[in-house]
RNA sequence: GGACUGCCGCCGCUGAAUCCGGCCUGGCCGGAGCCGGGGACCCAACCUGUUCGACCUGGGGGUGAAUCGGCCUGCCCGCGCACCGGCGCGGACCGGCCGUAGGGCGGCCUUCCGAUGCCCGAACCCGUCAGCUGACCCGGCAAGCGGUCACGGAAGGAGCG
Repeated sequence: GGACUGCCGCCGCUGAAUCCGGCCUGGCCGGAGCCGGGGACCCAACCUGUUCGACCUGGGGGUGAAUCGGCCUGCCCGCGCACCGGCGCGGACCGGCCGUAGGGCGGCCUUCCGAUGCCCGAACCCGUCAGCUGACCCGGCAAGCGGUCACGGAAGGAGCG
C1' cells in the first nucleotide's frame, strides 16, 4: 500500500415491512401510518380437466414483477413395431441452457419524457374453499444487499446562501 473478514454509527437500494407511547422492560401491550385477505344488493359467472359428442376425469385460490415458451440430458408411465439387441410417438418429473410477458437501479425528493448500461424474471401460503363487494371481520410490519460510487431533460417541491 492492496485485498478479505467482524463489530458499531451514518447514508442508500429491493420490499407494505416505518414511527410513537406505556408497562410487571433482553419481552409484552397499545396507537398512528403503510400493506394483505375475507365479506351484500347490483354487475359478472353458472364446478375442474379433456380431441367439446357421449362418457370419462378432479380440483381451486392467495401474496409477489416473477409469467409464457424453445432446446438438451437422465429416469418413469402409456401405445405401436420388432423381439437377440432395440426403435418411434405422447405425457410427467429432475437438472442445465436460451429467450420472454413483466419488474428494479443509475445519487436532494416525487412524477413525466428520452437514451442507455447493469440486474431480477424467485419463493412461499391456504386446504376442496373464497368473483366484484358497503357496513363489518381477520391478519402483516420481515428478510436480503450496497456505500469514492454518480446518464440527460422538464414540471413542482425541499434545502442552503
Molecule: c-di-AMP riboswitch aptamer (ydaO/yuaA leader)
Organism: Streptantibioticus silvisoli